[in-house]
Context: one part of a larger RNA
RNA sequence: GAUGAACGCUGGCGGCGUGCUUAACACAUGCAAGUCGAACGGACCUUGCACGAACAAUCCCUUCGGGGAGCGUUUGUGCGCUGGUUAGUGGCGGACGGGUGAGUAACGCGUGAGCAACCUGCCUCGCAGUGGGGGACAACAGCUGGAAACGGCUGCUAAUACCGCAUGAUAUAUCUGUAUCGCAUGGUAUAGAUAUCAAAGAUUUAUCGCUGUGAGAUGGGCUCGCGUCUGAUUAGCUAGUUGGUAGGGUAAAGGCCUACCAAGGCUGUGAUCAGUAGCCGGACUGAGAGGUUGACCGGCCACAUUGGGACUGAGAUACGGCCCAGACUCCUACGGGAGGCAGCAGUGGGGAAUAUUGGGCAAUGGGCGCAAGCCUGACCCAGCAACGCCGCGUGAAGGAAGAAGGCUUUCGGGUUGUAAACUUCUUUUGUCGGGGAAGAAACAAAUGACGGUAUCCGACGAAUAAGCCACGGCUAACUACGUGCCAGCAGCCGCGGUAAUACGUAGGUGGCAAGCGUUAUCC
Numbered sequence: 001g002a003u004g005a006a007c008g009c010u011g012g013c014g015g016c017g018u019g020c021u022u023a024a025c026a027c028a029u030g031c032a033a034g035u036c037g038a039a040c041g042g043a044c045c046u047u048g049c050a051c052g053a054a055c056a057a058u059c060c061c062u063u064c065g066g067g068g069a070g071c072g073u074u075u076g077u078g079c080g081c082u083g084g085u086u087a088g089u090g091g092c093g094g095a096c097g098g099g100u101g102a103g104u105a106a107c108g109c110g111u112g113a114g115c116a117a118c119c120u121g122c123c124u125c126g127c128a129g130u131g132g133g134g135g136a137c138a139a140c141a142g143c144u145g146g147a148a149a150c151g152g153c154u155g156c157u158a159a160u161a162c163c164g165c166a167u168g169a170u171a172u173a174u175c176u177g178u179a180u181c182g183c184a185u186g187g188u189a190u191a192g193a194u195a196u197c198a199a200a201g202a203u204u205u206a207u208c209g210c211u212g213u214g215a216g217a218u219g220g221g222c223u224c225g226c227g228u229c230u231g232a233u234u235a236g237c238u239a240g241u242u243g244g245u246a247g248g249g250u251a252a253a254g255g256c257c258u259a260c261c262a263a264g265g266c267u268g269u270g271a272u273c274a275g276u277a278g279c280c281g282g283a284c285u286g287a288g289a290g291g292u293u294g295a296c297c298g299g300c301c302a303c304a305u306u307g308g309g310a311c312u313g314a315g316a317u318a319c320g321g322c323c324c325a326g327a328c329u330c331c332u333a334c335g336g337g338a339g340g341c342a343g344c345a346g347u348g349g350g351g352a353a354u355a356u357u358g359g360g361c362a363a364u365g366g367g368c369g370c371a372a373g374c375c376u377g378a379c380c381c382a383g384c385a386a387c388g389c390c391g392c393g394u395g396a397a398g399g400a401a402g403a404a405g406g407c408u409u410u411c412g413g414g415u416u417g418u419a420a421a422c423u424u425c426u427u428u429u430g431u432c433g434g435g436g437a438a439g440a441a442a443c444a445a446a447u448g449a450c451g452g453u454a455u456c457c458g459a460c461g462a463a464u465a466a467g468c469c470a471c472g473g474c475u476a477a478c479u480a481c482g483u484g485c486c487a488g489c490a491g492c493c494g495c496g497g498u499a500a501u502a503c504g505u506a507g508g509u510g511g512c513a514a515g516c517g518u519u520a521u522c523c
Stems, first nucleotide, its partner, number of pairs: 001522003005519005012392006018385002020350001025348003029345003034092003039089002042086004047080009058069004099303003108228008118220002123216008131165001133163002140155006172195010201208003229275003236266003241263008278300004282293004305326005328339004356382001358381003364378001365376004395425004405416004430460006439450001467512005472493003478507005488495002
């Protein structure tokens, strides 16, 4: 000098940041990923017409018992229209965003190259197409099992769901030939043969889609050179091990996997083993060289209760997906089920120690949607904490009878000290009253959580606001009393045994100041 700090004493305000470093311990509760009705069939609500039923103002007939018509209200069935809601099928997104650092000494990271060995949804540009059929399954209805979670059987049905057929190749795959080039395998161009593969519609009629293919962009995959902590009181390690051939597998090279063959490969320039550790841009410190570190912010990696596994998909370590096993917790009718905060808050526990079960989608960004819009604990804000940095204030000028009081004294005085009182002034801050934003952009209009906040004007009144540590030397700052090697101090030297500037208290002084000291750690 520094800190994601803690502790002690103290504490007025504002701005901007930061805030579980320990138990990757266990988690009550709420929220954190949905959206599309312009893909689809239903259901419900709204509304119109027709028919039926019930009640019924009123009117007509009456033999006075009753009968008939009926505005209207309610309701059922059928058909149609407009708008809305939606459980289900379907599409896209849940691989982003957010968290944590357990593991990892590794092509994990950093840096520089390479892929003639690769993939890429959405997006952009280009070319070509979008023909004609089929069979189902949810929802729904009926029956039925179960305490529940969740099912079973039968029947009906739609689609941008699923499956054939047709068409489709300058541009797919395989093989062959030629030309040319190269970096071993080969690349590019071109010709021929063979083979295979497509689609989906919707509406408000102008768009949005769908299929094939080429290129781009973006994102990823893989390979290699170099660098990347400690220990030799770890010296040998290795059988898919090292290489080859063939095959399988993958988007793709490869012992990645399998069969066969060979016997190799690494190592004192430290293999193997053990310990520790996420890596970096950076941060702290230092004149630098260097040392230490990796909180916040940004890039990469790994992980998601522990271990294993695949599915789906353009893409998976799949945090808020699935299956199995383990530990734990909960429900149960004991047969069986449910769960995963290292998301945001919050709880218990651990600890010296770390915050609200807050507001809003107004802005920025993301998902879905033609859009309106919906969702978004990302984010923007507010709350708590002197945890840090920065700024401001706690008054200013005058004022000597140098008051009183305190302390001290050689008793004359000295000092606190212009300090106070007192006079004049100011009003940052504060309280009250009044006005009041920018942030809002997307044709226009509308749209602000923060917030009646920031800020401006006025009124009031010095009013609401100072502590902490030190004073022997290092090191700025001294006396008195108490104590008497006791009590105690102490970073080092060292103080204290009767006049202690070193202990305790008081007065005074010095330093810093809303902080000041101590402890811990790093340079």
Annotation: Predicted 3D model of a 523-nucleotide part of an RNA (small-subunit ribosomal RNA, 5' domain) from an uncultured bacterium. The coordinates come from a structure-prediction model, not an experiment, and the mean pLDDT is 83. The full RNA is in RNAcentral, with records from ENA.